The RNA shown here (SAM riboswitch aptamer (S box leader)) has 107 nucleotides and comes from Echinicola pacifica DSM 19836.
[in-house]
RNA sequence: GAUUUAUAAAGAAGAGGCGAGAGACCAGGCUCUGAGACCCUCUGGCAACCAUUUGUAACUACAAAAAGGUGCCAAAACCUGCCCAAAAAAAUAGGGAGCUAUAAAUU
Numbered sequence: 001g002a003u004u005u006a007u008a009a010a011g012a013a014g015a016g017g018c019g020a021g022a023g024a025c026c027a028g029g030c031u032c033u034g035a036g037a038c039c040c041u042c043u044g045g046c047a048a049c050c051a052u053u054u055g056u057a058a059c060u061a062c063a064a065a066a067a068g069g070u071g072c073c074a075a076a077a078c079c080u081g082c083c084c085a086a087a088a089a090a091a092u093a094g095g096g097a098g099c100u101a102u103a104a105a106u107u
Stems, first nucleotide, its partner, number of pairs: 001107008013043005021032003026081004044073003049069002052065005082096003
């Protein structure tokens, strides 16, 4: 890098460094940002995918714990884009697809 499965409206920030853009890509919107964002380091935390432990249940699921491996800590993956959406038009709510991210397994 590829494939499969699962999840993505919940949750969780301080210090130091850097110094101009950042929110994945493109477009539109909206937001964050010299009162220092984004990013990096340290510390702290959240969550519970894997591992581990315990209980129930009865072989796989549920619940609890959180010392290990990841992940994450503005806003719904920030929102929209394609399709569906009561007879027609429209597409506010809603549903689905696609794309993306993360985990686990395989390659």

The sequence was found by an Rfam model in a public genome assembly.